Annotation: A computed fold for a 351-nucleotide part of an RNA from an uncultured bacterium, annotated as small-subunit ribosomal RNA, central domain. It matches the Rfam family "Bacterial small subunit ribosomal RNA". Its mean pLDDT, the model's own confidence on a scale to 100, is 85.
[in-house]
Context: one part of a larger RNA
Formats: sequence, C1' cells, structure tokens
RNA sequence: CUGGGCGUAAAGCGGGUGUAGGCGGUGGAUCAAGUCAGAUGUGAAAGCCCUCGGCUCAACCGAGGAAGUGCAUCUGAAACUGGUUCGCUAGAGUACGGGAGAGGAGAGUGGAAUUCCCAGUGUAGAGGUGAAAUUCGUAGAUAUUGGGAAGAACACCGGUGGCGAAGGCGGCUCUCUGGAACGAUACUGACGCUGAGACCCGAAAGCGUGGGUAGCAAACAGGAUUAGAUACCCUGGUAGUCCACGCCGUAAACGAUGGGGCAUUAGGUGAAGGGAGUAUUGACCCUCCCUGUGCCGACGCUAACGCAUUAAAUGCCCCGCCUGGGGAGUACGGUCGCAAGAUUAAAACUC
Repeated sequence: CUGGGCGUAAAGCGGGUGUAGGCGGUGGAUCAAGUCAGAUGUGAAAGCCCUCGGCUCAACCGAGGAAGUGCAUCUGAAACUGGUUCGCUAGAGUACGGGAGAGGAGAGUGGAAUUCCCAGUGUAGAGGUGAAAUUCGUAGAUAUUGGGAAGAACACCGGUGGCGAAGGCGGCUCUCUGGAACGAUACUGACGCUGAGACCCGAAAGCGUGGGUAGCAAACAGGAUUAGAUACCCUGGUAGUCCACGCCGUAAACGAUGGGGCAUUAGGUGAAGGGAGUAUUGACCCUCCCUGUGCCGACGCUAACGCAUUAAAUGCCCCGCCUGGGGAGUACGGUCGCAAGAUUAAAACUC
C1' cells in the first nucleotide's frame, strides 16, 4: 500500500462557512505530460524455466537458449485523463413578482396565575399525608372582597403543523435582519461537489463581574418512613433558575442513520407552502405540477428487526471514523480554560 465495514453488534466529527487537496457538464481546435504501439540500448554472474550434455542414476555439475513484467532514448498514435484556446446551456448563480413561516436581534406592551404588603368581612382552625408530624394560626391564620407591589412563564389557538445548519424557536405590536419554496422571463457561462487544517455557531449544568429574585429548587435543616434511611413522602430553604457582558464547548448534541453531493428504481394515503387547470356570483371542492414533511407498502437490501423516491436499494465522487473484552476515553506529554475540566491519546498487565 492493500481488506471488510460504520441504524440496533466496534464505528458518522454536535452543526456550519470554507483553505489546500481530491473529484468534476457539453462541442471544436491544438499540445502530447499521463496512456498506447514500435525500435535501439541496458537489465553482471549465479539462481528460476526450457533444451542438450558429464559423474552407473539422482542430487550435483557443465554448455546453450528463453525470461528478466523494469529503466532510458528515439519515432509514432490522439480515443480517454490532463494542459492551452474558442464556444454552448441541461449544473451552479444573479435580477424580477406575489405569497408562507414559534428563523435571528432590539425596543415596547397585555391578560390569567402565584407570592408578598395594606384594608374590609369573618372565626378556629389551616396545611400536609398511605397515616402523621415538623410548619402556619386568637399578636386573628385558612376562606372571601377591594387596592397595591414584584418577578417569571405565556392557557386556549396548537396540529407525527411551521421555521432554522445544528443547538433550538411559541402572548401581542413595532424597528432592523438571514434563509428557503413557488412562478415567469432575461442575464452570467461550469463560476460546481466535497473538504485535512482553520474559523464561526453550539441545550443544560458550571465559572467570572454587576444586577434581579415571584414561583421552583441541588446543598442544607427539620418531620416522617425504616432494622438503618446520609433516599423515596412532607414542612422549610441557599446557590441556581432570570437580565447584561465575558468564559466553558460538553449531551441518549438521536433519525443512535440516510456524513455530504448527483443520478437511477412500483405504487397508495395524509397534512403544509406555492403554482396551473376545471368549476363557481364568489370562496370552497376536484385534477395536475414543484418543494419540504408523515404513514403504509413493490423490486431490491438486511444477521434479523426492519429500510424502502426523505433508502438501510443501485452507481459514481469527496470527508470522518472502526479493527476482540477489560485496563481506558484513563496515565504521561502537548494545546485550550479563571476553575471545573475539555481535547489529543497510549502501554504494562489480564481474559
């Protein structure tokens, strides 16, 4: 270098942008680097292979030939790959139009609920549990009515509905802003795909500084339960949860996938966005097309389960990863981090 793999057995980087590199649509011309053909030289001897010969045979030995798949030079071919050049529009992109959306950021604002405070009514309980107790209450609780304050989250709509690359996104309004789909033409003319490094984003928890704190609630305290109960249950309760800025960089970051791109291979049925047609007074309905999103299933695939035009089918291109269990995602070293730790990542030994 090579093999076989990666949904569940070991294995898809959490996600994106993109550098180098790898790969790359279509027609003509040209070069001849790759490629192909021929010639020449070289490819030591021995050995291997073939033929003949010498030891009585053989092993062994001698002679001749072939081979030596290679390299260099020269001459030629031009289909394919590659280079150069002139084109093309089917890939990709730009412009235009009317729509959809919890996509992102900032500002403002609304109602319900909860807790607390004040006042009224009112009286002995309330709360909690399997049952209780801790707890609250005659200094007037619980309940109920009115007023006020605060913080956090947004019932119904709400939907295997939508949007986003992923993480994720849900009251309402405004401002700024990203992307995708559809439609019809025009334009650019391969500008493409992937992507080692690199850079950016990245739930929750955690960390730093400053604020905020209604509810909930690690830790902690008490009450129960129990043989014990450092728990499950109950009463409290601090970090935290919230905001701003800065870190952290991990998750069953999951579809455990289909890493990503392109093309090909029966259908049926739902719901979402856009369009066309038919129909109608109009809106629906119905039929068809595109896009994304579900379910069921043919061929095919799979160890089976299952997957099946959103492939785990078939073919090509590029990246990542795996290679028996434990030791171990550990030690050491490096890098990053304030720390927690993250990342990269063994071996002895053992079965």